[in-house]
RNA sequence: AGCUCAUCAAGAGAGGUGGAGGGACUGGCCCAAUGAAACCCGGCAACCCGCAAAAUGCGAAGGUGCCAAUUCCAGAUGCAGAGGUUGUCUGCAUAAGAUGAGAG
Numbered sequence: 001a002g003c004u005c006a007u008c009a010a011g012a013g014a015g016g017u018g019g020a021g022g023g024a025c026u027g028g029c030c031c032a033a034u035g036a037a038a039c040c041c042g043g044c045a046a047c048c049c050g051c052a053a054a055a056u057g058c059g060a061a062g063g064u065g066c067c068a069a070u071u072c073c074a075g076a077u078g079c080a081g082a083g084g085u086u087g088u089c090u091g092c093a094u095a096a097g098a099u100g101a102g103a104g
Base pairs, nucleotide, nucleotide: 003102004101005100006099007098008097013041015040016039017038021031022030023029025075026074027073028072042067043066044065047063048062049059050058051057052056071096076094077093078092079091080090081089082088
C1' cells in the first nucleotide's frame, strides 16, 4: 500500500513559539497578517483501554484520534420520487475520503 469491521448532524482556548499558507484530490465556496501551516501547552471525545458477571453503565492513567463551516458543498455508480421530455431537481445506498480496531 491493499483487505475486513465500526464510526463520520454533537464536542473542543480571545494561551505561547512561528511566520504564509490552509480546508485530501478536481471544481466551487471559504478560512488566513484582527495573523495560515507546524511545534508546545490547553481542551474535546471515548475507538483501543480500565472497572463492574452481563445487558449495559461508569471512568479517563495509558495507545491513537480530533479541536472553522455536516467528511464545508458537489464529483463516480445504482435505486426511488418529482418534473415533464432525453441532459434537470430531491432523497437514499454504495463509491471516494478520514479515524480507529483487526486479520494475513
This is a predicted structure of a 104-nucleotide RNA (SAM riboswitch aptamer (S box leader)) from Defluviitalea raffinosedens.
The prediction has a mean pLDDT of 81.
The source organism's lineage runs through Bacteria, Bacillati, Clostridia, Lachnospirales and Defluviitalea.
Its Rfam family is "SAM riboswitch aptamer (S box leader)". About the family: The SAM riboswitch is found upstream of a number of genes which code for proteins involved in methionine or cysteine biosynthesis in Gram-positive bacteria.